Predicted 3D model of a 135-nucleotide RNA (c-di-AMP riboswitch aptamer (ydaO/yuaA leader)) from an Armatimonadota bacterium.
The prediction has a mean pLDDT of 76.
It was read from a public genome assembly, where an Rfam model found it.
RNA sequence: AGAGUGGAGUCGCCGAACCCGGACGCCCGUCCGGGACGGGGGAACCACGAACAAGGGGCGCAUCGCGGAAACGCGUAGGAUAUCUCUUGGUCCGAGCCCGUCAGCUAACCCCGUAGGCGCAACAGGAGAGGUCCA
Numbered sequence: 001a002g003a004g005u006g007g008a009g010u011c012g013c014c015g016a017a018c019c020c021g022g023a024c025g026c027c028c029g030u031c032c033g034g035g036a037c038g039g040g041g042g043a044a045c046c047a048c049g050a051a052c053a054a055g056g057g058g059c060g061c062a063u064c065g066c067g068g069a070a071a072c073g074c075g076u077a078g079g080a081u082a083u084c085u086c087u088u089g090g091u092c093c094g095a096g097c098c099c100g101u102c103a104g105c106u107a108a109c110c111c112c113g114u115a116g117g118c119g120c121a122a123c124a125g126g127a128g129a130g131g132u133c134c135a
Base pairs, nucleotide, nucleotide: 005135006134007133008132011119012118013117014116018035019034020033021032022031023030024029036114037113038112039111040110041109046104055102056099057098058097059096064075065074066073067072078093079092080091081090083129084128085127086126087125088124089123
């Protein structure tokens, strides 16, 4: 770069957090199975290189700095903003939780998750592709 296969839920938005079938009489809900999606652990090779509680590590955009006794405030890495990608200005977010002394990467293999919040600044433009993006 090309080809093939799979996925793109919802009316729509953020998010992995959705779909199908079955059971519980039905709805709801729960459980079971399958698919799809997300995440963690875990060799060799490679990487790293004393030790260390100043513990360390993980999910997530959500981290760091300054001020403050604290509450919090002001910024900020970063994230979101109606086909998709990039981009300008604006707006919003910049949380929370978990493991339990332990984790680099990682084939096989093992384990876990399928929440929650919304109807709006979902704003106004520019460029490119039209099938795009992801695997």